A computed fold for a 595-nucleotide part of an RNA from a groundwater metagenome, annotated as large-subunit ribosomal RNA, domain I. The RNAcentral record of the full RNA draws on SILVA.
[in-house]
Context: one part of a larger RNA
RNA sequence: GGUGCAUGGUGGAUGCCUAGGCAUCAGGAGGCGAUGAAGGACGUGGUUAGCUGCGAUAAGCUCCGGUGAACCGCUAGCGGGUGUCGACCCGGAGAUCUCCGACAUGGGAAAACCCGGCGGGGGGAAUGCCCCGUCAUUGCGCGCUGAAUACAUAGGCGCGCGAAGCCAACGCAGAGAAUUGACACAUCUGAGUACCUGCAGGAACAGAAAGAAACCUCGAUGUCCUCAGUAGCGGCGAGCGAACGGGACAGAGCCUAAACCGAUACGGUGCCAAGGGUGCAGCCGUUGCCGUAUCGGGGUCGUGGGACGCGGCAUGGGAUCCCUGCAUGGGUUCCCGAGAGUUACAAAGGUCUUGGGUAGCCGAACGCGUUUGGAAAGACGCGGCGAUACAGGGUGAAAGCCCCGUAGGCGAAACUCAAGGCUCUCUCGGUCCGCGCACCCGAGUAAUGCCAGCCACGUGGAAUCUGGCAUGAAUCUGGGGGGCCCACCCCCCAAGGCUAAAUACUCCCUGAUGACCGAUAGCGAACCAGUAGCGCGAGUGAAAGGUGAAAAGAACCCCGGGAGGGGAGUCAAAAGAAUCUGAAACCAUGUACCU
Numbered sequence: 001g002g003u004g005c006a007u008g009g010u011g012g013a014u015g016c017c018u019a020g021g022c023a024u025c026a027g028g029a030g031g032c033g034a035u036g037a038a039g040g041a042c043g044u045g046g047u048u049a050g051c052u053g054c055g056a057u058a059a060g061c062u063c064c065g066g067u068g069a070a071c072c073g074c075u076a077g078c079g080g081g082u083g084u085c086g087a088c089c090c091g092g093a094g095a096u097c098u099c100c101g102a103c104a105u106g107g108g109a110a111a112a113c114c115c116g117g118c119g120g121g122g123g124g125a126a127u128g129c130c131c132c133g134u135c136a137u138u139g140c141g142c143g144c145u146g147a148a149u150a151c152a153u154a155g156g157c158g159c160g161c162g163a164a165g166c167c168a169a170c171g172c173a174g175a176g177a178a179u180u181g182a183c184a185c186a187u188c189u190g191a192g193u194a195c196c197u198g199c200a201g202g203a204a205c206a207g208a209a210a211g212a213a214a215c216c217u218c219g220a221u222g223u224c225c226u227c228a229g230u231a232g233c234g235g236c237g238a239g240c241g242a243a244c245g246g247g248a249c250a251g252a253g254c255c256u257a258a259a260c261c262g263a264u265a266c267g268g269u270g271c272c273a274a275g276g277g278u279g280c281a282g283c284c285g286u287u288g289c290c291g292u293a294u295c296g297g298g299g300u301c302g303u304g305g306g307a308c309g310c311g312g313c314a315u316g317g318g319a320u321c322c323c324u325g326c327a328u329g330g331g332u333u334c335c336c337g338a339g340a341g342u343u344a345c346a347a348a349g350g351u352c353u354u355g356g357g358u359a360g361c362c363g364a365a366c367g368c369g370u371u372u373g374g375a376a377a378g379a380c381g382c383g384g385c386g387a388u389a390c391a392g393g394g395u396g397a398a399a400g401c402c403c404c405g406u407a408g409g410c411g412a413a414a415c416u417c418a419a420g421g422c423u424c425u426c427u428c429g430g431u432c433c434g435c436g437c438a439c440c441c442g443a444g445u446a447a448u449g450c451c452a453g454c455c456a457c458g459u460g461g462a463a464u465c466u467g468g469c470a471u472g473a474a475u476c477u478g479g480g481g482g483g484c485c486c487a488c489c490c491c492c493c494a495a496g497g498c499u500a501a502a503u504a505c506u507c508c509c510u511g512a513u514g515a516c517c518g519a520u521a522g523c524g525a526a527c528c529a530g531u532a533g534c535g536c537g538a539g540u541g542a543a544a545g546g547u548g549a550a551a552a553g554a555a556c557c558c559c560g561g562g563a564g565g566g567g568a569g570u571c572a573a574a575a576g577a578a579u580c581u582g583a584a585a586c587c588a589u590g591u592a593c594c595u
Stems, first nucleotide, its partner, number of pairs: 001594009015580001016546002020517002022514007029506002031166002039100003042055003046078002050074002061094006070082003106115003116135007137163009170201001171199004181188001185235001211218002222249005232240002253498003256442001260297010274287001275284002277328006302476001304441003308436005313430001316335007337428005349423010360410003366383006384401002386390001392404003447471007457483001478493005533540002553579001556567004
């Protein structure tokens, strides 16, 4: 020096555990914000570094409700308090809520700072100073005022309502890559993906046929299964990839524009007039007519619909108006009657009831002996009991009957959600038929040409849909579509708008579940983690759990400056805090053998 063995050390694997995660299901919620959010800074405790809570009323203040004996958070000590006159704690509603943060909003600024105006108050001899309130911008509406310039407009001022910013995914829209694949690569693919931007909702988008079919018909939209990897598209390469139809879920349909009538305002025109619902008579007469704008009525469709005129049939009552009288016709309003309603089709409240949510409450039934043990809930013996409860957890090991719970049942002063009733609101007394007339039926639109985009469809025979540029119709004897185009035939009415449900998602709340993880796993984070650390920055990003049933956390003595150790003591055991178990590498000591 090596090898073996033994005993220790070091180290923290393994086993066991779980305070934390992961996933799914069900229900809820789907927003917060100038009444100042999200997120922070700084404060705040008798003593207080951090976390948590809170805000100069500062681990808190008030009220209402629950609960019922303890309490002053994590967190001990010291020093002091509170509570059956109900504290602490839990729930509801309030008060307070410094400073920054939205171009934070009086002005400024290098966030948490600096400097003001006006009104009121405090203090002071007075100024400085302190406190409270208020003063940003902008959209819309209304009002006042008001230039060049007469009316007017711009502008100015005031008041009211709103906006702004944050937020995980889901949504719609604008804009839009490359890696890659095509064994290279350019069309193509990746992919309308990622990323960026705008805007929204609890969902969004879409949506009541100018549809789809095929000579049969269907009847808004959305989503799923299928059709079907089919028909097709495609350097016909790689690849891309429908629809009709069928089956499900859900189910809902509506409002306008125009013709025509009326009202108001303005402009034009008209005064021999026209007109005043109609007939007759009278009377009036810048009331008429045309245009524009706004409002009300009317009207909403494709077996075309509507307007207008005439006729038929249907329909309660009162009041009032349409120049006067008579007749006739019509309008308005009230009552009665009928119907409907707050997700579209108009729209906002109140009240009551029921159910749910935000605290809680009741809740069955076992003892004894022996035994092992530190400890009984284990084992044995004896005798019971509950069960709409033998889910689960805890208790010194393994408990239906010890504790918390569980089945089952009960509960709200306050706030809130849903449904229903009443109140309330709205509508209706043509939603009908026939004939006539030819007034209306969404225009720089449709369409066409050129160029693009999107359609599964890459220019193709390329329709349909959308856009840019140019040209530019028709109103039902009209117009669009049926995959170039034409005819026949069929289907449907564009150029205005709204619309629940079925569908997508989960930052968040509650409950439940797991052939999910168990500390190198499971979220990055079980622990004071988006921390420490790293980076100029965008950003990146850890490690780190376990004494014991109970601190009973080792009084006292000895060595030592201490650390540490030896006794003593606690405990079932030192498990001794560098604390459960305590593997291996590695180190040391002892010993045997080899050299």